Model confidence (mean pLDDT): 78 of 100. Predicted 3D model of a 90-nucleotide RNA (c-di-GMP-I riboswitch aptamer) from a Geobacteraceae bacterium. It was read from a public genome assembly, where an Rfam model found it.
RNA sequence: UUUCGAUAAAGCCAAACCUGCCGUGAGGCCGGGGCGGAAAGCCACGGGUCUUAUUUUCCUUUGCCAGUUAAAGACAGCCGGGCUGCCAUG
Numbered sequence: 001u002u003u004c005g006a007u008a009a010a011g012c013c014a015a016a017c018c019u020g021c022c023g024u025g026a027g028g029c030c031g032g033g034g035c036g037g038a039a040a041g042c043c044a045c046g047g048g049u050c051u052u053a054u055u056u057u058c059c060u061u062u063g064c065c066a067g068u069u070a071a072a073g074a075c076a077g078c079c080g081g082g083c084u085g086c087c088a089u090g
Stems, first nucleotide, its partner, number of pairs: 002090001005087001012037002017032002020029003035077001041083003045080003048075005056070001059067001
């Protein structure tokens, strides 16, 4: 520098659920918990899923409501892509 993740070791992360807080909401954070994970570390770039109280936008309507499009957001533990990285192995 590079291949690989069967075993081992040092460690690491932490699903559901529970408690508290924040948010309209998807969801996020602290603690408990442990289903799992070799990038379950980071980045919303492509696809996807989900949310939207108030305000705005498109379609519709005489007008309103509802719905819908946009817009604004959430998810990196949905898939792909990018960046970085521990241990072990050839």